Context: one part of a larger RNA
RNA sequence: UUGGGCGUAAAGCGCGUGUAGGCGGUUGGCUAAGUCCGGUGUGAAAGCCCGGGGCUUAACUCCGGAAGUGCACUGGAUACUGACCAACUAGAGGACGGGAGAGGAAAGCGGAAUUCCUGGUGUAGGGGUGAAAUCCGUAGAUAUCAGGAGGAAUGCCGGAGGCGAAGGCGGCUUUCUGGUCCGUUACUGACGCUGAGACGCGAAAGCGUGGGUAGCAAACAGGAUUAGAUACCCUGGUAGUCCACGCCCUAAACGAUGGACACUAGUCGUCGGGAUACCUAAUUGUCUCGGUGGCGAAGCUAACGCAUUAAGUGUCCCGCCUGGGGAGUACGGUCGCAAGAUUAAAACUC
Repeated sequence: UUGGGCGUAAAGCGCGUGUAGGCGGUUGGCUAAGUCCGGUGUGAAAGCCCGGGGCUUAACUCCGGAAGUGCACUGGAUACUGACCAACUAGAGGACGGGAGAGGAAAGCGGAAUUCCUGGUGUAGGGGUGAAAUCCGUAGAUAUCAGGAGGAAUGCCGGAGGCGAAGGCGGCUUUCUGGUCCGUUACUGACGCUGAGACGCGAAAGCGUGGGUAGCAAACAGGAUUAGAUACCCUGGUAGUCCACGCCCUAAACGAUGGACACUAGUCGUCGGGAUACCUAAUUGUCUCGGUGGCGAAGCUAACGCAUUAAGUGUCCCGCCUGGGGAGUACGGUCGCAAGAUUAAAACUC
């Protein structure tokens, strides 16, 4: 608990869909609930304020008045908000015609490389390091050629490039499928924005069942290094990494920057579209819509910096913060197979 804030000081939920709620475009009519003006009643006494009185004064006290933001009833006003009615098209959506894309799911296919197996050639080394050793090799390794097996990842193109809400997505083909951009528009007619709960998605690691296992590789073993070396380096190597299904639900889940709308100098790249100019084309120029970057005006900022993709100027809605430690912990609740996740204190202390 008013206020002030949330890029880096504490603070934007990891992301979306959406319920309640909050907020909401233009015009006319009607109503008069909110709002505004007036009236009436009420608003006890005491107190506060004003005038006066009583104790020598004051404090105190007595009398009178005023005030009393409020509530109820009532008369009126109608700009704004609300309710209702009618209409509109600038928001939103739809239709039609085009476009780009590692957006998602499934199936199939390809080449390079590593490893292993078989065979050929061939002979004494190979491998590894700062240097070595463990290790592999005369039972024929390394190298090289041919054939085969299997798993995982997709070189070049590749880009400050593209797509997606985020996590994330990269060989090729096919099927299914989401979003988005541009142009045209004679359709709908505010159908919108946000979103407590809720629901869904959510890297890696981890868990369950079954499969798979080439390379890599926690744990582990050995070799080195070292005073030691439970490490860094080396040789091996199991979970795991991969697939199917089901869980987990976390992250520096970052732009450390919630979403929507409007407005506010420019300039240089780049991606996707459209229009237009030169005699046509390649192309180039100009204009324009949507994305993505660099630099910068005003403005903002504690500074750094941000700057039409705002951290500028405003409106609406949600989330969150309130000194450090204790502590994102304990307890309780919810969820989970577990690991744990989530919600979330206090004593004490500085």
The prediction has a mean pLDDT of 89.
This is a predicted structure of a 350-nucleotide part of an RNA (small-subunit ribosomal RNA, central domain) from an uncultured delta proteobacterium.
The full RNA is in RNAcentral, with records from ENA and SILVA.
Rfam family: Bacterial small subunit ribosomal RNA.